[in-house]
RNA sequence: GUCCGGCUGGCGCAGCCUGGUAGCGCACCUCCAUGACGCGGAGGAUGUCGGGGGUUCGAGUCCCUCGCCGGACA
Numbered sequence: 001g002u003c004c005g006g007c008u009g010g011c012g013c014a015g016c017c018u019g020g021u022a023g024c025g026c027a028c029c030u031c032c033a034u035g036a037c038g039c040g041g042a043g044g045a046u047g048u049c050g051g052g053g054g055u056u057c058g059a060g061u062c063c064c065u066c067g068c069c070g071g072a073c074a
Base pairs, nucleotide, nucleotide: 001073002072003071004070005069006068007067010026011025012024013023020057028044029043030042031041032040050066051065052064053063054062
C1' cells in the first nucleotide's frame, strides 16, 4: 500500500443480509427471603450503536468518508 473482519450500557455479545419503540447474559441498585452471607425470587437504573456526512417519512441496519483494533497478501 491492497483486501477482509470487528467497533452497540461497566464487561462479554445479539440485532445488520430483509430499515420501523435497542435487546440478552454477567456486573450494579432497591425490596423479599436468611440469624447473617451466598444462592433464589420481584422490581429498577445505565446506550449520543467508533467520529462526520448522505439517502429516506424513518438509519445500529443502506451509501460515502475518516479513525481505532485484528488478520491476509505484497
Predicted 3D model of a 74-nucleotide RNA (transfer RNA) from a Micrococcales bacterium. The coordinates come from a structure-prediction model, not an experiment, and the mean pLDDT is 81. Rfam family: tRNA. Rfam describes the family as follows. Transfer RNA (tRNA) molecules are approximately 80 nucleotides in length. The organism belongs to Micrococcales, within Bacteria.